[in-house]
RNA sequence: CCGUCCGGGAGAGUUCUCGGGCAGCCAGUCCGAGGCGCCGAAGGGGCAACCACCCCGGAACCUCUCAGGCUCACGGACCGGACGGGA
Numbered sequence: 001c002c003g004u005c006c007g008g009g010a011g012a013g014u015u016c017u018c019g020g021g022c023a024g025c026c027a028g029u030c031c032g033a034g035g036c037g038c039c040g041a042a043g044g045g046g047c048a049a050c051c052a053c054c055c056c057g058g059a060a061c062c063u064c065u066c067a068g069g070c071u072c073a074c075g076g077a078c079c080g081g082a083c084g085g086g087a
Base pairs, nucleotide, nucleotide: 001085002084003083004082005081006080007079008078013036015035016034017033018032019031020030021029022028037070038069039068043066044064045063046062050058051057
């Protein structure tokens, strides 16, 4: 430095419309599509404090929201622990 496992891990509408299913004729719920609103901590882009410097450069939790996300789950930068590999 890379990988694996375990634990922790935030933010933002389960909002509106249409179609279909479950159900049933009160409503609820699931899936898909579209609209508006929003979030930033997968990834990606931008500027740059700073670092490095023979050359080539590296670089954020800042910023943009392309992607992703806005019930739960999954995911999740990053942190801690254990293990393996490389230099």
Molecule: Glycine riboswitch aptamer
Organism: soil metagenome